The part of an RNA shown here (small-subunit ribosomal RNA, central domain) has 350 nucleotides and comes from an uncultured bacterium.
RNAcentral holds the full RNA, with entries from ENA and SILVA.
Its Rfam family is "Bacterial small subunit ribosomal RNA".
Context: one part of a larger RNA
RNA sequence: UUGGGCGUAAAGGGCGCGUAGGCGGUGCGGUAAGUCACCUGUGAAAACUCUGGGCUCAACUCAGAGCCUGCAGGCGAAACUCCCGUGCUGGAGUGUGGGAGAGGUGCGUGGAAUUCCCGGUGUAGCGGUGAAAUGCGUAGAUAUCUGGAGGAACACCGGUGGCGAAGGCGGCAUCCUGGACCAACAUUGACGCUGAGGAGCGAAAGCUAGGGGAGCAAACGGGAUUAGAUACCCCGGUAGUCCUAGCCCUAAACGAUGAAUGCUUGGUGUGGCGGGUAUCGAUCCCUGCCGUGCCGAAGCUAACGCAUUAAGCAUUCCGCCUGGGGAGUACGGUCGCAAGGCUGAAACUC
Numbered sequence: 001u002u003g004g005g006c007g008u009a010a011a012g013g014g015c016g017c018g019u020a021g022g023c024g025g026u027g028c029g030g031u032a033a034g035u036c037a038c039c040u041g042u043g044a045a046a047a048c049u050c051u052g053g054g055c056u057c058a059a060c061u062c063a064g065a066g067c068c069u070g071c072a073g074g075c076g077a078a079a080c081u082c083c084c085g086u087g088c089u090g091g092a093g094u095g096u097g098g099g100a101g102a103g104g105u106g107c108g109u110g111g112a113a114u115u116c117c118c119g120g121u122g123u124a125g126c127g128g129u130g131a132a133a134u135g136c137g138u139a140g141a142u143a144u145c146u147g148g149a150g151g152a153a154c155a156c157c158g159g160u161g162g163c164g165a166a167g168g169c170g171g172c173a174u175c176c177u178g179g180a181c182c183a184a185c186a187u188u189g190a191c192g193c194u195g196a197g198g199a200g201c202g203a204a205a206g207c208u209a210g211g212g213g214a215g216c217a218a219a220c221g222g223g224a225u226u227a228g229a230u231a232c233c234c235c236g237g238u239a240g241u242c243c244u245a246g247c248c249c250u251a252a253a254c255g256a257u258g259a260a261u262g263c264u265u266g267g268u269g270u271g272g273c274g275g276g277u278a279u280c281g282a283u284c285c286c287u288g289c290c291g292u293g294c295c296g297a298a299g300c301u302a303a304c305g306c307a308u309u310a311a312g313c314a315u316u317c318c319g320c321c322u323g324g325g326g327a328g329u330a331c332g333g334u335c336g337c338a339a340g341g342c343u344g345a346a347a348c349u350c
Base pairs, nucleotide, nucleotide: 004321005320006319007304008303012318014201015200017198021194022193023192025088026087027086028085029084030083033081034080035077036076038074039073040072041071042070048066049065050064051063052062053061054060091191092188093187094186095185096183097182098181103177104176106174108172109171110154115149116148117147119145120144121143125136126135162169163168206247207246208245209244210243211242215241216240220236221235222234223233258317259316260315261314262313263312266295267294268293269292270291271290272289273288274287275286276285278283299306300305323350324349325348332343333342334341335340
């Protein structure tokens, strides 16, 4: 190990791919492993149950029947499951024609702004705050105008808008490239779903090596505040933030809601594609499919709420939970350069 559960009470794996396994549409035919019916054999005795008998009764004991739920063999049934054969097109895939998109990689390029440098104008302040001070400035700052350098991020458009499996993705152009959607047909013919292990991707921070470094900014220094102020505020400022290559593998990795399929009143926005009516046309109205929001019926829920994008009604497969603390700790194993990750207890205590 049953049972009951997993949005918020404990509990959905961060995400996709996929091995084994589990599960799997529809017609016909076959076989008979599962399944079902019957028969035979066997299933020791005692015990147990029922019926009857014997000790005056009972316990006890004797006899008969049942039971021993099983196993083997035989003869059958063929609805369902498996298996074999042959079909089908509704699931799934492919082809054709379209348009949408911050989907991904590389390379190139643009303007605004900050900072710094050269030069011009110009003079005593600038900056900062609740108020100040540290700081910068007569060696000419701040302000303003040319020129130059460099790095990073892309205002407006921009939108509960779009794309992606998730992490995530936003100037512009281009090479290469993934996926989804719509339309009408054609085509393959169950090729499907899920997925223990496995291998892959995986924000930020962090690590290794080499570059880069404008702004920002852990640590750190200083100024304030305060009883103190190892903070909040201010002036500075190094790692880091950026690039290349390689690691790390965590998160409130959240919709705190695993994936797939079918079914179940509606209303109203919005993105993509299509059809129809009216119209010269823009456009508007009706409508189909896919996505994304809001509000709500039945139903569900402890309530909050969810409600065709379900937390409703069902099926399949995986993951996970089983009182709080101890503890995501110890030990062991394994991965990592390290930081640490993954796996993961017990004593004790309430």